A computed fold for a 72-nucleotide RNA from a Clostridia bacterium, annotated as transfer RNA.
It matches the Rfam family "tRNA". Rfam links the family to the GO term triplet codon-amino acid adaptor activity. It is annotated as a transfer RNA.
RNA sequence: GGCGACAUAGCCAAGUGGUAAGGCGUGGGUCUGCAACACCCUGAUUCAUCAGUUCAAAUCUGAUUGUCGCCU
Repeated sequence: GGCGACAUAGCCAAGUGGUAAGGCGUGGGUCUGCAACACCCUGAUUCAUCAGUUCAAAUCUGAUUGUCGCCU
């Protein structure tokens, strides 16, 4: 230098056009003399950024940024 993949909450991670699931953790509550365990509740108003397409975009298109891989 060329090509490809990926970017979603503090972490992991689903979602392939119609208001973003789940798990861990955090916080709150019940329980307990106090705790631990257990159970319940608790989040995305910028889905990396900027544009475009569309009635409607995390999702499709382009550019940019970052990470990883391959080739030279």